């Protein structure tokens, strides 16, 4: 260098203000929010060469750039294994599978699903004096993954 198996830490945001009503952060007006990895024509900084020098451009490195593109996690369902128990059923856990939302228009350009401008759209389950992306709960959980440590083969 490489990356087998392991350890530690980290790992989700949001209803201002108003209306109706016996009752709504759930309806209506309005407000606010956007997990993780990838892609990416964004942006910034550094370095090298060229140049008299600066600027510009080029190369390169680092950081950064998508809720709505690709993939993926939480939730829910199923199958199989394992374990526990009050044993033909329930709980826990592991693996695999399934379900699971949303974007257009204009501009620039060689090229836009990503840039700029505009207008949209979407958001598990259970609970509730009334229907929830934002309240409460499962959850001091799980988790895609991120950083660091130590480490096998080669």
């Nucleotide at each position: 260098c490489g990356g087998u198996a392991c350890c530690u830490u980290c790992g989700g945001g949001g209803u201002c203000g108003g209306g109706u009503g016996u009752a709504a952060u759930u309806c209506c007006c309005a407000a606010c929010c956007g997990g993780c990895g990838g892609u990416g024509a964004u942006a910034a900084a550094g370095c090298a060469a060229g140049c008299a020098a600066u600027a510009c451009a080029u190369g390169u490195u680092u950081u950064u750039c998508a809720g709505u593109c690709c993939g993926u996690g939480a939730c829910c369902c199923g199958u199989a294994g394992u374990g526990a128990u009050u044993u033909u059923a329930u709980c826990a856990u592991u693996a695999c599978g399934g379900u699971g939302g949303a974007u257009c228009c204009g501009g620039u350009g060689g090229a836009a699903a990503u840039c700029c401008g505009g207008a949209g759209c979407c958001g598990a389950c259970a609970g509730u004096a009334a229907c929830a992306g934002u309240c409460u709960g499962g959850a001091u959980g799980g988790g895609a993954g991120a950083a660091g440590g130590a480490u096998a083969a080669g």
RNAcentral holds the sequence, with entries from Rfam. FMN riboswitch aptamer (RFN element) from Alteribacillus bidgolensis, 154 nucleotides, folded computationally. The organism belongs to Alteribacillus, within Bacteria.